[in-house]
Molecule: small-subunit ribosomal RNA
Organism: uncultured bacterium
RNA sequence: AGAGUUUGAUCCUGGCUCAGGAUGAACGCUGGCGGCGUGCCUAACACAUGCAAGUCGAACGAAGCACUAAGACUUCGGUUUUUGUGCUUAGUGGCGGACGGGUGAGUAACGCGUGAGCAAUCUGCCUUUCAGAGGGGGAUAACGAUUGGAAACGAUCGCUAAUACCGCAUAACGUAUUCGGACGGCAUCUUCUGAAUACCAAAGGAGCAAUCCGCUGAAAGAUGAGCUCGCGUCUGAUUAGAUAGUUGGUGAGGUAACGGCCCACCAAGUCGACGAUCAGUAGCCGGACUGAGAGGUUGAACGGCCACAUUGGGACUGAGACACGGCCCAGACUCCUACGGGAGGCAGCAGUGGGGAAUAUUGCGCAAUGGGGGAAACCCUGACGCAGCAACGCCGCGUGAUUGAAGAAGGUCUUCGGAUUGUAAAAAUCUUUUAUCAAGGACGAAGAAGUGACGGUACUUGAUGAAUAAGCUCCGGCUAACUACGUGCCAGCAGCCGCGGUAAUACGUAGGGGGCAAGCGUUAUCCGGAUUUACUGGGUGUAAAGGGAGCGUAGACGGCGAGACAAGUCUGAAGUGAAAACCCGGGGCUCAACCCUGGGACUGCUUUGGAAACUGCCUGGCUGGAGUGCAGGAGAGGUAAGUGGAAUUCCUAGUGUAGCGGUGAAAUGCGUAGAUAUUAGGAGGAACACCAGUGGCGAAGGCGGCUUACUGGACUGUAACUGACGUUGAGGCUCGAAAGCGUGGGGAGCAAACAGGAUUAGAUACCCUGGUAGUCCACGCCGUAAACGAUGAUCACUAGGUGUUGGGGGCCUAUAGGCCUUCGGUGCCGUCGCAAACGCAAUAAGUGAUCCACCUGGGGAGUACGUUCGCAAGAAUGAAACUCAAAGGAAUUGACGGGGACCCGCACAAGCGGUGGAGCAUGUGGUUUAAUUCGAAGCAACGCGAAGAACCUUACCUGGCCUUGACAUCCCAUUGAAUAUCCGGUAAAGCGGAUAGGCCUUCGGGACAAUGGAGACAGGUGGUGCAUGGUUGUCGUCAGCUCGUGUCGUGAGAUGUUGGGUUAAGUCCCGCAACGAGCGCAACCCUUAUUGUUAGUUGGUACCAUUAAGUUGACCACUCUAGCGAGACUGCCCGGGUUAACCGGGAGGAAGGUGGGGAUGACGUCAAAUCAUCAUGCCCCUUAUGUCUAGGGCUACACACGUGCUACAAUGGCAAGUACAAAGAGAAGCAAUACUGUGAAGUGGAGCAAAACUCAAAAACUUGUCUCAGUUCGGAUUGUAGGCUGAAACUCGCCUACAUGAAGCUGGAGUUGCUAGUAAUCGCGAAUCAGAAUGUCGCGGUGAAUACGUUCCCGGGUCUUGCACACACCGCCCGUCA
Repeated sequence: AGAGUUUGAUCCUGGCUCAGGAUGAACGCUGGCGGCGUGCCUAACACAUGCAAGUCGAACGAAGCACUAAGACUUCGGUUUUUGUGCUUAGUGGCGGACGGGUGAGUAACGCGUGAGCAAUCUGCCUUUCAGAGGGGGAUAACGAUUGGAAACGAUCGCUAAUACCGCAUAACGUAUUCGGACGGCAUCUUCUGAAUACCAAAGGAGCAAUCCGCUGAAAGAUGAGCUCGCGUCUGAUUAGAUAGUUGGUGAGGUAACGGCCCACCAAGUCGACGAUCAGUAGCCGGACUGAGAGGUUGAACGGCCACAUUGGGACUGAGACACGGCCCAGACUCCUACGGGAGGCAGCAGUGGGGAAUAUUGCGCAAUGGGGGAAACCCUGACGCAGCAACGCCGCGUGAUUGAAGAAGGUCUUCGGAUUGUAAAAAUCUUUUAUCAAGGACGAAGAAGUGACGGUACUUGAUGAAUAAGCUCCGGCUAACUACGUGCCAGCAGCCGCGGUAAUACGUAGGGGGCAAGCGUUAUCCGGAUUUACUGGGUGUAAAGGGAGCGUAGACGGCGAGACAAGUCUGAAGUGAAAACCCGGGGCUCAACCCUGGGACUGCUUUGGAAACUGCCUGGCUGGAGUGCAGGAGAGGUAAGUGGAAUUCCUAGUGUAGCGGUGAAAUGCGUAGAUAUUAGGAGGAACACCAGUGGCGAAGGCGGCUUACUGGACUGUAACUGACGUUGAGGCUCGAAAGCGUGGGGAGCAAACAGGAUUAGAUACCCUGGUAGUCCACGCCGUAAACGAUGAUCACUAGGUGUUGGGGGCCUAUAGGCCUUCGGUGCCGUCGCAAACGCAAUAAGUGAUCCACCUGGGGAGUACGUUCGCAAGAAUGAAACUCAAAGGAAUUGACGGGGACCCGCACAAGCGGUGGAGCAUGUGGUUUAAUUCGAAGCAACGCGAAGAACCUUACCUGGCCUUGACAUCCCAUUGAAUAUCCGGUAAAGCGGAUAGGCCUUCGGGACAAUGGAGACAGGUGGUGCAUGGUUGUCGUCAGCUCGUGUCGUGAGAUGUUGGGUUAAGUCCCGCAACGAGCGCAACCCUUAUUGUUAGUUGGUACCAUUAAGUUGACCACUCUAGCGAGACUGCCCGGGUUAACCGGGAGGAAGGUGGGGAUGACGUCAAAUCAUCAUGCCCCUUAUGUCUAGGGCUACACACGUGCUACAAUGGCAAGUACAAAGAGAAGCAAUACUGUGAAGUGGAGCAAAACUCAAAAACUUGUCUCAGUUCGGAUUGUAGGCUGAAACUCGCCUACAUGAAGCUGGAGUUGCUAGUAAUCGCGAAUCAGAAUGUCGCGGUGAAUACGUUCCCGGGUCUUGCACACACCGCCCGUCA
């Protein structure tokens, strides 16, 4: 000293929380010793029992006992009288029980603190001084007798003493009164002194004595007490008025003393916004805790003061009390009782019950210190000194030290190698603080001796032996310290943020680690951090916060010169600020805590000397602030009266005819009873077009036709007058839009409510037709608004630039006007400065000054209650419980908008063809099933994984087997095989059996294999794609995504990448605080279109020869094939464009502006898909979730959807004839010619591992027929008979022939593909494959239409704007209900 927490991130505001210290503490776990302290905070609740205040016989009488001496009597046991001594003590008397000890209920007060005062007072014992004590008297307890009562306690009669009580005498330096003098003071007066009058004292005891202790009066001192005053001393105004002994006076009383303290009379005062009264809370202080301090909190222990003593009241005694262990009365409670009556008071020390989270022994002693009494000895003392209990606190010590690596064992983790626990342990050596035992043994005792509760304690010495002694909490961040297992939003944790939903460093346990340590953690409370109430030290444009505005009271603050005073201020001195505590020095307990001692400090108050700058007060001036006068001009400033035209509506009359009106579209409404429209006349109310302007005026609200009257303010000029008269302004008063209220008018238009019509799912709305309050006027209320510049008023200062408005001055100018300057208002831009930023910036949100108002997290709430105001509506003032960890401001980046601008895309539009309807194929959902294995799910799942499920595949189901296993590695034993064939048995596999059957060798064996065995392990298409790798889809072939350095910004970030053009493109050009670069774009690659060249076989054939035929010779010109090249680059021309990029057109060219097509997919998004391609962490199964096997299923079928095929026909079907491809494939293959069969196909097999042979074309075209029909369309379905593949076509294949001949006649809402060799249409091939395509991937043939254009739908890109979104609009969020 800070930290965490609002956000995707940032800065700020702002709250919440944490780290520190403290405690009379409590609770949980644990617990060795000692010292010093502390210990009912709650029930001022109730108390059993014991003790806590007595003492004096040297005040007094009396009694008793013991001893002694003498006498009398005697039954010789004793009895009795007197004297003396000692002891005891009920009573009288004295002193003390007013101290000491306890508690904090009450008290907001002269109670306390501090400082003064008493000229308004008292003071026992103590000290000093002066003076005195003469002589008498009468009683009364005790005691005795009688007697009452249960008791407590008395009553009557009688006797007696005193230091008990009472007169008398004496007496002043006493008191009172009167008369004088002197000093002083504060009004009465004080002090000293003189005189007169009156009044008031006393006690003795001890001692042989000396003398001592007492007694009385007076004066002082000291101590203690009483009273008064200044200042200080909690909260609430939702407590604003309080007060009748109240305030004062006079007189009397009372008191130690002043005083309404009390009383009588008189007066009507007194206190209060500087907070009276009332309510709540509270003992106050020295101090304590905390804090850098200022402060805040607190008032246990120790000390000072106060108050109280069961509750309330009262007095008595006394020096002192209205009295804790005294009295009286009343109340409550408890106890005793013979029921008549009595007794009691732990907030003393122990202790008990109760309450409570919680607080100790019915201990020892008066040895010390102190107190009471006493002459003293001594007695008393729960004050006090000690001990006991409690880790309650502070302080100190210990639980061992050294060596010790095989880094033991065990534990934990592990990548299995190791790491860690850890020199830790063991072991060896050493020591003995502490604990134990034994021996010795204090100080505290002064003052010669004696006297110690503590205590045989502290302390010292010795002995034994590491022996007797470690826990608690934390380990996600804050905050030092990490792993494993268990759990699985469960159990739980949590101070805040937050952890936990199967890999939790946050839960629980363990190992390890961090911290503190005889303690540790938690809880509670206080201060701190919190500058988060801001005096030190905050704010108010937008975060909470400027009153709606003005006038003005109290108050606060206040111009220039001079003089005086000294209240504030400064300075010196004195007193006080108790001790303890605190700080510093020194000292004593071994140290420390603790204690002793010296100093400082105690920041304060009081008194006094001085200073006079500033503030204040007083005196007397000044003119600059302020005001007045005079001269002017500007203005929707205000109030009242009058007046004007346009327009709307209505009325009357005319013209005129069928509509008008209204809307997005309509309807309600008006109109043939004549509307709307139009013309003329009239009525009435309200508002004032143009001018008109970030123009003017006003304090704000606000003010707009014109004229008149009255009237306020500001401004300019001048400098005659006053002379600080000023600023602000709590309360107060006034004004105060709209709406609303009251009374009375008025009412054209507009128009809440209301009615109707629409819209809508609904529409108590938006739109339309009507329409009442109201809007208008007069008078009176209301008193609020986003009453906003969200910015209080006033003064001063602080760069500029440019408008506008009202004045003044100067210069130029014939006018109009121009330039310069000055004062007032009103705008914009901007420097410094300020600000969290936005922004403000002479009209400040800058720099200073004065005054007022207001704020202190969000919600609850401007709500409730109370009060005031109001006719009401309501306004003003204005909480709390509870709840959250945020709420908020400004700015940033994204995403989003039924915001804007620009641009693109078969996105729309323009077209062509489909789909959606039918039948079938195929996939999916659903349903069914023993199973219908699993996955894929908007686009981006659904002819998808699957380029091909009869068995296999196969993962599913049913049944039957196997258990180191179908597959891999290692070990041991046995065997020689392995393998092939056959047999039994079985549904098959498994199982059992037979036959045949090896290699190398150094002869030991080896290689290899099988069988058997043991375990390590295998195996899993089991789970998790939300633990992962890899791969893939999608936005999207969209033009974007970033970085370095620099610059700007407090920062997130920005800039670059934006802007002007251009492009398919962040493509390029220009500009620019940016300059460069990277991944993307483009290009490089493949293919296709043209051509040259090289090469001509299996290809080609113009010429030569030949043939039925490029068939063959020949040739390689052509076609073709496939290598290498060329070609296209806006290169050329014209125009446009910024002399740019580029665009438009043209030429040439096979091709022209990327020529066509393909491959190629940036940063990223979707926890997108896949654990069932593969790989893989973790979890799960292990005679089964593994393996083998037969059969079944994946092919089910009321239905729904997707994708396709075939059609519905004449641009067609059928029949016949006939022509032309490309790209592929082929040996377990493609298969020609030929033959057989109606056909599928079969037989047979030439040729071909391919430019050679084979598979192998269709639509088109020609001719004929059909003639619009469920047909010569369509072909589903079904029957029969066949073919092919294959162990095997039942479930469940394909094909053929014959027969059968369903739906369907172009398809609703909707939806989809395509911009040219494209769509459409026609066929061909391939992969997979034994067989099984309408699917998929390829190939060529024929071959269109349309695009004006970008308003709209969808998707995307760039810039900008708004935003309370950031999981980002499928967001956020409000209300109701549950």